The RNA shown here (SAM riboswitch aptamer (S box leader)) has 118 nucleotides and comes from Flaviramulus multivorans.

[in-house]
RNA sequence: AUGUUAUCAAGAAAGGCGGAGGGAUUAGACCCUGUGAAACCUUAGCAACCCUUUACCUGUAAAGAAGGUGCUAAAUUCUACUCAAAACUUGAAUUUUUAAGUUUUAGAUAGAUAACCA
Numbered sequence: 001a002u003g004u005u006a007u008c009a010a011g012a013a014a015g016g017c018g019g020a021g022g023g024a025u026u027a028g029a030c031c032c033u034g035u036g037a038a039a040c041c042u043u044a045g046c047a048a049c050c051c052u053u054u055a056c057c058u059g060u061a062a063a064g065a066a067g068g069u070g071c072u073a074a075a076u077u078c079u080a081c082u083c084a085a086a087a088c089u090u091g092a093a094u095u096u097u098u099a100a101g102u103u104u105u106a107g108a109u110a111g112a113u114a115a116c117c118a
């Protein structure tokens, strides 16, 4: 790498350096960016996965933040997929069916992060 499990609408920025891109990938939309993008460095912060302490008792709860990661625009920026659910619009048939579209919700895929396995 792959795999397993958990989480992903909360939260948290300044400086240096750099010099044109960036928001994972493809397409579209939208947005950030010379009032300085990415990358890198320093400091600060957020969070609480690992971790520490305590209680009950063996995985829960509460508290904490020294250390290992992670993160610090916008929901993982949004959409894409579905024999899924609901609502609405339009058309056809004609009295409850059908087709298309829109929106919302849920789920999947993909991705990110952590811990574990090898």
Stems, first nucleotide, its partner, number of pairs: 003116006013043004021032003026080004044072003049068002051064006076110001081107002084105010

NCBI's taxonomy places the organism under Bacteria, Pseudomonadati, Bacteroidota, Flavobacteriaceae, Flaviramulus.